Molecule: small-subunit ribosomal RNA
Organism: uncultured prokaryote
RNA sequence: GAGUUUGAUCCUGGCUCAGGACGAACGCUGGCGGCGUGCUUAAGACAUGCAAGUCGUACGAGAAAGCCUCUUCGGAGGUGAGUAAAGUGGCGCACGGGUGAGUAACGCGUGGGUAAUCUGCCCUUAGGUUUGGGAUAACCCCGGGAAACCGGAGCUAAUACCGAAUAAGACCACGAUGACUUCGGUCGAUGUGGGAAAAGAUGGCCUCUUCUUGAAAGCUAUCGCCAAUGGAUGAGCCCGCGUUUGAUUAGCUUGUUGGUGAGGUAACGGCUCACCAAGGCUCCGAUCAAUAGCUGGUCUGAGAGGACGAUCAGCCACACUGGAACUGAGACACGGUCCAGACUCCUACGGGAGGCAGCAGUCGGGAAUAUUGGGCAAUGGGCGAAAGCCUGACCCAGCAACGCCGCGUGAAGGAUGAAGGCCUUCGGGUCGUAAACUUCUGUCGAGAGGGAAGAAUGCGUGCGGGUGAAUAAUCCGUACGUUUGACGGUACCUCCAAAGGAAGCACCGGCUAACUCCGUGCCAGCAGCCGCGGUAAUACGGAGGGUGCAAGCGUUGUUCGGAUUUAUUGGGCGUAAAGCGAGUGUAGGCGGCUUGACAAGUCGGAUGUGAAAUCCCGGGGCCCAACCCCGGAACUGCAUCCGAUACUGUCAGGCUAGAGUCCCGGAGAGGGUGGCGGAAUUCCCGGUGUAGGGGUGAAAUCCGUAGAUAUCGGGAGGAACACCAGUGGCGAAGGCGGCCACCUGGACGGUGACUGACGCUGAGACUCGAAAGCGUGGGUAGCAAACAGGAUUAGAUACCCUGGUAGUCCACGCCGUAAACGGUGAGUGCUCGUUGUCGUGGGUAUUGACCCCUGCGGUGACCAAGUUAACGCAUGAAGCACUCCGCCUGGGAAGUACGGUCGCAAGACUAAAACUCAAAGAAAUUGACGGGGGCCCGCACAAGCGGUGGAGCAUGUGGUUUAAUUCGACGCAACGCGCAGAACCUUACCUGGAUUUGACAUCCUGGGAAUCUUUUCGAAAGAUUUGAGUGCCCUUCGGGGAGCCCAGUGACAGGUGCUGCAUGGCUGUCGUCAGCUCGUGUCGUGAGAUGUUUGGUUAAGUCCAGCAACGAGCGCAACCCCUGUCUUCAGUUACCAUCAUUAAGUUGGGGACUCUGGAGAUACUGCCCCGGUUAACGGGGAGGAAGGUGGGGAUGACGUCAAGUCCUCAUGGCCCUUAUGUCCAGGGCUACACACGUGCUACAAUGGCGUGUACAAAGGGUAGCGAACCCGCGAGGGUAAGCCAAUCCCAUAAAGCACGCCUCAGUUCGGAUUGGAGUCUGCAACUCGACUCCAUGAAGUUGGAAUCGCUAGUAAUCGCGGAUCAGCAUGCCGCGGUGAAUACGUUCCCGGGCCUUGUACACACCGCCCGUCACACCAUGAGAGUUGAUUGUACCAGAAGUCGUCGGGCUAACCUCCGGGAGGCAGGCGCCUAAGGUAUGGUUGAUAAUUAGGGUGAAGUCGUAACAAGGUAGC
Repeated sequence: GAGUUUGAUCCUGGCUCAGGACGAACGCUGGCGGCGUGCUUAAGACAUGCAAGUCGUACGAGAAAGCCUCUUCGGAGGUGAGUAAAGUGGCGCACGGGUGAGUAACGCGUGGGUAAUCUGCCCUUAGGUUUGGGAUAACCCCGGGAAACCGGAGCUAAUACCGAAUAAGACCACGAUGACUUCGGUCGAUGUGGGAAAAGAUGGCCUCUUCUUGAAAGCUAUCGCCAAUGGAUGAGCCCGCGUUUGAUUAGCUUGUUGGUGAGGUAACGGCUCACCAAGGCUCCGAUCAAUAGCUGGUCUGAGAGGACGAUCAGCCACACUGGAACUGAGACACGGUCCAGACUCCUACGGGAGGCAGCAGUCGGGAAUAUUGGGCAAUGGGCGAAAGCCUGACCCAGCAACGCCGCGUGAAGGAUGAAGGCCUUCGGGUCGUAAACUUCUGUCGAGAGGGAAGAAUGCGUGCGGGUGAAUAAUCCGUACGUUUGACGGUACCUCCAAAGGAAGCACCGGCUAACUCCGUGCCAGCAGCCGCGGUAAUACGGAGGGUGCAAGCGUUGUUCGGAUUUAUUGGGCGUAAAGCGAGUGUAGGCGGCUUGACAAGUCGGAUGUGAAAUCCCGGGGCCCAACCCCGGAACUGCAUCCGAUACUGUCAGGCUAGAGUCCCGGAGAGGGUGGCGGAAUUCCCGGUGUAGGGGUGAAAUCCGUAGAUAUCGGGAGGAACACCAGUGGCGAAGGCGGCCACCUGGACGGUGACUGACGCUGAGACUCGAAAGCGUGGGUAGCAAACAGGAUUAGAUACCCUGGUAGUCCACGCCGUAAACGGUGAGUGCUCGUUGUCGUGGGUAUUGACCCCUGCGGUGACCAAGUUAACGCAUGAAGCACUCCGCCUGGGAAGUACGGUCGCAAGACUAAAACUCAAAGAAAUUGACGGGGGCCCGCACAAGCGGUGGAGCAUGUGGUUUAAUUCGACGCAACGCGCAGAACCUUACCUGGAUUUGACAUCCUGGGAAUCUUUUCGAAAGAUUUGAGUGCCCUUCGGGGAGCCCAGUGACAGGUGCUGCAUGGCUGUCGUCAGCUCGUGUCGUGAGAUGUUUGGUUAAGUCCAGCAACGAGCGCAACCCCUGUCUUCAGUUACCAUCAUUAAGUUGGGGACUCUGGAGAUACUGCCCCGGUUAACGGGGAGGAAGGUGGGGAUGACGUCAAGUCCUCAUGGCCCUUAUGUCCAGGGCUACACACGUGCUACAAUGGCGUGUACAAAGGGUAGCGAACCCGCGAGGGUAAGCCAAUCCCAUAAAGCACGCCUCAGUUCGGAUUGGAGUCUGCAACUCGACUCCAUGAAGUUGGAAUCGCUAGUAAUCGCGGAUCAGCAUGCCGCGGUGAAUACGUUCCCGGGCCUUGUACACACCGCCCGUCACACCAUGAGAGUUGAUUGUACCAGAAGUCGUCGGGCUAACCUCCGGGAGGCAGGCGCCUAAGGUAUGGUUGAUAAUUAGGGUGAAGUCGUAACAAGGUAGC
């Protein structure tokens, strides 16, 4: 920086990602080289080999094989050889190498101290090295033992051991003394006394002495040895500071703390011991527990930090586990010793041996880590005089992509953009200049040839120099010669041939660079987070393509970063997590003005140190780089010294502004105790009085005729104090309210005086602390948990009602918690204003009280700057600062478990983890919703009229049935809907029969013109078959072409098959509701708001006014059509007033009227009055055919319902292809116990029937309408005029009106059902048409709960027409006739609009969501116990060993008077003590029948607690 909480926003907050790193591991893949690195686990166990020896110039002794010579063949001599091997002795083995178990410590780091110390080998200085002695191993002999090994006797040497001498200096004691001093001592010079040393080896020379080839003594050189001095190096000890976590570890300690004395040590010291004292450590974290080697550094980070402590380097610790000492300069010793233990091995069973955390290697463990390699050539180490020997240190090689770095896998050209793959809109695109092909190059690898550096030394000779008497010897330097390489014939160079041998891995939804196809179908799977997958998946699997890295690439793990998400740098706490309920106050932290001193903090300078390596900079070396070398800088630290003195601090002094004291004054439900008062409730007594009272939404339980309620009088008792009363007062908070008295705390105002920083905060601690609760004893009127009853309810363990006990009250004692809230810790200072109120002052004025101005202290409202995520806060801050305390770090688990403390108990305080989720949350926004509010509208209710629901029938649907009863539509908004009309057809369904390039389209091949006609079978489709027949256009006369038919081939056709949740189009609905938006501006961090809100008004977001808005768009309205009035034009088929005529507008005529159809006019709140804001508009009126949108229609905003339709049509994908296609016959869609919707006809007298009679509109008609006439009771039939229609026909309109009959009944109502006879349509009326006539005459007497339509030419009622259609209408679409009632009004039901409010809803209340129960899984607590680990205490026991003591046994050196002694050793005993044992505790782990709560889970059960007034406000 990004992703992720939301519809969206901002904030808080967690989770996740991108980066770096790694001793890594795993998966796939793998060409080369260089430099590094490689058991992180079992400090598990180890076979085998090697890893520490060396010195003959310390010492004695000393082989063999082999070879040569001699030989009596038995052997002997020489050589090998003073060699090998071993022993005594010296030095080394305490280094080097490994590991990190232990250790929280002076262990490590850093800086000091040692005046409290040691130091082999090395260097320096000045000396010495004299003289004796006794042993012992090896060797030889004997013996024991399986072995390891041991015992005894005898011999021998030394640089092994011992005595004596000497003693400068060192050391010790005593005496006197100078300097320094931390006062403890130290250093120096000095006098006397004391004890204590030594070892020789090798080479050379004879100058001196002795023997005389030459040696010895001696001299000399070198190496040693002894005692000292100083140094260097190394080590020991001590101190300051730093060094993980836990307080759910708060007390620990008896050698403990100190002293005196002694012992011990190289050395200080309780290090050890005796005695004395009673101390020592600790909240600045003792003790205990857990974890851990520490550091230089490494990784990361801007840094500060965080994590780590492999390789390299410094220190420490350890060496099978535990203990112990010996030797030594140094060890309590990795490849030494002793003891105990575990384990392994050998054994003759008696005993022995061993220690890879050295290098290789093995087993085991594990995700995982290499060769039983070469060499001492180099570097380094040990020994040696040296040559040299030893060296798994080291240098090399091997294995491993484990890491870093470098190189390669080819380069240039090459378009028909090849083939092929993939995709495709079928045109093409892409892999892709990629390949092929042409030209070129030659790194690496293969082969061949050449071929380094790493080498310095050593030895020999010559020369120069030192020591020396010396031309010996020896040492140093130098020249020449000679010698030494594991790696390795390696690096490197050259030659040769050949593009030849050398590319993979991950990813491609967003974060995050990279997209398509196929498969799959919530399956298989993916996933770091968000999340993908339920038939069109860029997210799964494959493919093509792409992206990123590249001999690697991914994954996993860990760590830092991002994370300012523990915040010193650099966060917070009103509401997100977070202020202790409040106060007093200890430690601590912080602290007013001023003067002086000091210099601890602070600042400056200097010195020392801060190892090397690393990091950084410069330079250099490997071809470059990695890597390596050199130099510099740095190492932010610590210590010491010098200096500065502003600030902090300390000390001393002063001041008064902070704080406090005294005096005066008033305010107050501040606290405690005692007393008093009235009203009310209840109860008791008495009077009056009578049938109810009480209670509720309505009731009931309950009280009352034994007299209630009501009312009057009297009495008892307890509790609480109306009005005053107030965002008024007091108190630290909790809290405090009648009146009076007493005791008492605090605050405030005023005035002067006094003290002189006495202050603020406050971990622990202590005190107070509502209600409820607990204990003891009282008290109890009212109220009232529990409980009982009555209601309510599906239930009602509730809400409501009637009762009612604890309790509420008092006294004393506990508890110690609250939404103990201003959700805001305390204190101090600073920062605009306005306006209330309480307390108390001052000023002005007044007779006085008000009013007015002003100060201090409290308590409210509003607001500026500022602040805040926003809401908000705003001098009583949540602003600007300082000081101190408390608290927070995702949600849940959980304020829970365990432990501890407190409590009588209830419980309180302190306070986790496993596991689980990707959120949980704050504020604000827009919606939606509310059994929230306000305003308004609608046949929404109300007021009316008529229906439905009951009957019969029609029709649709469900259900059932069926071979099939094709399919779709399902609340409103499916159900007389698709269907404006299923007997066949339709038809999609079923049964059966056929058919396969197909019933239909295009292309190809062959034949034939087309076409008409015939036979047989069949239900038909179809199969089969006969005959006739040759057209049109062009022509080179061969033929070709268009169209049609037949046959064939394959591309394809076809599908009312699926998906309306892949779609287009169309439609329904909210709703003809008044809304839905945009641009610019403004406001807001933003979502958004404003505009569109507000006041009026309207049918209307209609208009007006106002307004940070100004405008605009889609809607509304208007424009369009019909209708209503008039004018004008035109009059045929329409019309007829006047004239003529007729049976008749029949005809002439007319153009007036009606009507027709063109064009216009009219209505606009225009006019008047009133109201209203001088508005919009409303009310009334005039005129007018019509009046306030005149009536009706068409017209349907942004959107909602994944609404409906793949069966109108179109269409993606999928599916079928001798079938899910196509053709045909028959059947079905018409079934029928039943249920629902929509209708028709009725139930009758406002009627039915009969007769007569009047008046429409709008339509339709040539495959048609069909007059008139004739026949039939009739449906209808026959015949037939007219009409393509203002002309003819359908066509009589009916209700109405007039007259008559019926007289309240299952009827002269009603017409179902059924029988018979017919008519019409049609190929055909059986399933299954309509109609007619005769006969039959069912239910039904106005319809339960419920429910529908309608506000005027409407409802109701009456008929007429049309589409579909061969026929079939109670349905649908239209037409006219007759023609009402009612609307007070908006409380309520339903739907809708606007504003506002609440919200935990946003799939939006058909929402969200809680708890028990049941089931499964997971982790946890408790648990009779069981079993480990670890540790404390007490006791038993006690190896080895040091020390002490005894030492009767043994005993070379010294002494001896030779008797012995001194000294030593074995051995005994004692102290200490490891393992072990017994007993009893603590801590911690594992496990357990059972049990408890918790978490998660797609669907379960019961209810409905919460979110809206959530239906009883919530907590």